[in-house]
Molecule: SAM riboswitch aptamer (S box leader)
Organism: Candidatus Magasanikiibacteriota
RNA sequence: UCGUUAUCAAGAAGAGACGAGGGAAUUGGCCCUAUGACUCUCUACCAACCUAACUUCGGUUAAGGUGGUAAUUCCAAACCCUUUUGGGGAAAGAUAUGU
Numbered sequence: 001u002c003g004u005u006a007u008c009a010a011g012a013a014g015a016g017a018c019g020a021g022g023g024a025a026u027u028g029g030c031c032c033u034a035u036g037a038c039u040c041u042c043u044a045c046c047a048a049c050c051u052a053a054c055u056u057c058g059g060u061u062a063a064g065g066u067g068g069u070a071a072u073u074c075c076a077a078a079c080c081c082u083u084u085u086g087g088g089g090a091a092a093g094a095u096a097u098g099u
Base pairs, nucleotide, nucleotide: 002098005096006095007094008093013043014042015041016040017039021032022031023030026077027076028075029074044069045068046067049065050064051062052061053060054059073092079088080087081086
């Protein structure tokens, strides 16, 4: 990079550095942010995809490889149901596994 499968309403933050935008992309909202966001580093934590151990084969644990730690993937959009502060599913995206 590509294909497939699975998941995406749960969970989990402190310190330091930097210094202006950030929340993937388009549009529209909404929100975070000089009381320092975003990003990076360290530490801690969460989770249980891989992996390992155990197992009553249902699962349990969490050292390691990833991932994550504002808001449902922040919300909505074209489609379907419904007729409404609604629901479903898709697309796109993210993560893991495979190649």